[in-house]
RNA sequence: GGGCCUGUAGCUCAGCGGUAGAGCACGGGGCUCAUAACCCCUUGGUCGCAGGUUCGAUCCCUGCCGGGCCUACCA
Numbered sequence: 001g002g003g004c005c006u007g008u009a010g011c012u013c014a015g016c017g018g019u020a021g022a023g024c025a026c027g028g029g030g031c032u033c034a035u036a037a038c039c040c041c042u043u044g045g046u047c048g049c050a051g052g053u054u055c056g057a058u059c060c061c062u063g064c065c066g067g068g069c070c071u072a073c074c075a
Base pairs, nucleotide, nucleotide: 001071002070003069004068005067006066007065010024011023012022013021018055027041028040029039030038048064049063050062051061052060
């Protein structure tokens, strides 16, 4: 340099055109003498950034940025 994958809640991930979700964590409550465990509830998002297509974009297209893998060249 070229190719592929990937970026969604604090963390790990699902969702792949039509209302953004789960588990864990945080917070509150229950239980307990108390703590942990367990149970219930709740909070939490510019869906990496900027454009484009569309009635409608997390999803499709382009560029850029970050991460990962493979490969070529030079030395």
Molecule: transfer RNA
Organism: Thermomicrobiales bacterium